[in-house]
Context: one part of a larger RNA
């Protein structure tokens, strides 16, 4: 000098764009953050409509009330499907194939999506909801009975797969690929619509996407850590897995790693990148993106295409809360917010309008993702606090060679002008064209195109125009040398300053004040850290 997720002191006009618990992975009140589908199903608690019956008012054909009825719109709870493994947070752990990079898988998986082919025949069953009864303070639970489905289970058929046989092709090895025959062996679901048709279902092959595994190389401190290792290292056989493998197991062998740093200890998420530097290098990994790990602590599996699962389950533990003392409930490292810790870090805001996600045929619903707004000079950038003229060099302050002069100083006053920003008034966006609906068209027949009108949280915001008016807007640090800027007074090794050298003991340009000056400027200094 540059840099910072900064903090502190003094000061502070505006805007844009970014940023904002670096500490206690400390504990958390409250609200919200993952639902959706009635076009899968049985139903009908609540709401609206219809029907039937009864009743009241009475303007005799309307209004109101009650009961029954799932008949219709819908729909709490329930069964079922898809999602909840994404998105969002954090950096504790991890020195590891965790990450980066480059390869391999002839050892693998992949829901939704795309393409292709084939199929959907015929049966059976259960459990919720519901009804009945019971236990419990609650959380909740138990028993009996009925029932639907795209729920569950068989049968027939089916090209996968497996075994045997035959033929052909290929590879670096274990081997792999294709065709045929026999045997074993596993499918399916319906819904909407008057219909055309649409949305779904099953199996197989391919694609795409996402993942799993293995390997080479790379990135840290200590040798004042030198030896480490018993599933340890290898083999055979098996179990397990989507898959290879001591991943696990039985048996057999005695190996494996290490000064090219094993093992141990300490520290640490890794990368893209960021800072600095002419570079080489050094340092860092906050925001954003990719990967990993974690979700009160430890462990475990279940479901599922995918989890060993932040807002799922079970067990154990610590903690907090409720309790009728028998027993229960909870997990903000989601968004806000609270306490605590700390030098220190924000609102218990708005909207789904856009983008994106989940579900749905769609309308739509949900979305603290996201988009916006609020707070904070904490950063970067831009703008302003006026411009031109103006010497009686005014008054006043300060200094001195002191009747005077110098300086603040063209500074002020005064004259002329401008009006950014701010204030007030008027106008006023883009972000929104898709989906859907109505009309029309195209073709490869379920997609696309054209026209129409609707939809904005931010927001009456940005922006534009006008009005008045210099009006409302400057500080901070320094002035001995380094280092740009000097005098006076006070103090008297005191009070104090200080980054280093060093100042202060009676004339201190070094302390404190003043005048003046220098530097930067809505900031300026100090501290901390890196180069």
């Nucleotide at each position: 000098g540059g840099a910072u997720g900064a903090a502190c002191g003094c000061u502070a006009g505006c805007g844009g764009c970014a940023g904002g618990c670096u500490u206690a992975a400390c504990a958390c009140a409250u609200g919200c953050a993952a639902g959706u589908c009635g076009g899968g199903c049985g139903g009908c608690a609540g709401c609206g409509g219809g029907g039937u019956g009864g009743g009241a008012g009475c303007u005799u054909g309307c209004u109101c009330c009650c009961a029954c009825u799932g008949c219709c719109g819908g729909c709490g709870a329930g069964c079922g499907g898809c999602g909840c493994a994404c998105g969002g947070g954090u950096g504790a752990g991890u020195a590891a194939c965790a990450c980066g990079u480059a390869u391999g898988c002839a050892a693998c998986c992949u829901g939704c999506c795309c393409c292709u082919g084939u199929c959907a025949g015929g049966g059976g069953g259960a459990c919720a909801a519901c009804c009945c009864g019971c236990c419990g303070a609650a959380a909740g639970g138990c028993g009996g009975g009925c029932u639907a489905a795209a729920c569950c289970c068989g049968c027939g058929u089916a090209u996968a797969u497996c075994g045997c046989c035959c033929c052909g092709g290929g590879g670096c090895a274990u081997c792999c690929c294709g065709g045929g025959g026999c045997g074993a062996g596993g499918a399916a679901a319906g819904g909407a619509g008057c219909g055309a048709u649409c949305c779904g279902g099953a199996c197989a092959g391919g694609g795409a996407u996402g993942g799993g595994c293995a390997u080479g190389c790379g990135g840290c401190g200590c040798a004042u850590u030198a030896g480490c290792u018993g599933g340890u290292c290898g083999g055979c056989g098996g179990g397990g897995u989507a898959a290879c493998g001591g991943c696990c197991c039985a048996c057999c062998g005695a190996g494996g790693c290490g000064a090219c740093g094993a093992u141990g200890c300490g520290u640490a998420g890794g990368g893209g990148u960021u800072c600095u530097g002419a570079g080489a290098g050094g340092a860092a990994g906050g925001c954003c993106c990719c990967c990993c790990a974690c979700a009160c602590u430890g462990g475990u599996a279940c479901u599922g295409a995918g989890a060993c699962a932040c807002g799922g389950a079970c067990c154990a533990g610590a903690c907090u809360c409720c309790u009728a003392c028998g027993g229960g409930a909870g997990g903000c490292a989601g968004c806000a917010g609270u306490g605590a810790g700390g030098a220190a870090u924000a609102u218990u805001g708005g909207u789904c309008a856009a983008u994106g996600g989940g579900c749905g045929g769609g309308a739509g619903c949900c979305u603290g993702a996201a988009c916006c707004a609020g707070c904070c000079a904490a950063g970067c950038c831009g703008c302003g606090u006026g411009a031109g003229g103006g010497a009686a060099g005014a008054a006043g302050g300060u200094a001195c060679a002191g009747c005077g002069u110098a300086u603040c100083g063209u500074a002020a006053a005064c004259c002329u002008c401008u009006u950014u920003u701010g204030u007030c008034a008027g106008g006023g966006a883009a972000c929104a064209a898709a989906g859907g609906c109505g009309g029309g068209g195209a073709c490869u027949a379920g997609u696309c195109c054209c026209c129409g009108g609707a939809u904005g949280a931010g927001g009456g915001u940005a922006c534009c125009u006008g009005a008045a008016g210099a009006a409302a807007a400057a500080g901070c640090a320094u002035c001995g040398g380094c280092u740009a800027a000097c005098u006076c007074c006070g103090u008297g090794c005191c009070a104090g300053c200080a980054g280093c050298c060093g100042c202060g003991g009676u004339a201190a340009u070094a302390c404190g004040g003043a005048g003046g000056a220098u530097g930067c400027g809505a900031g300026c200094g100090u501290u901390a850290u890196c180069c």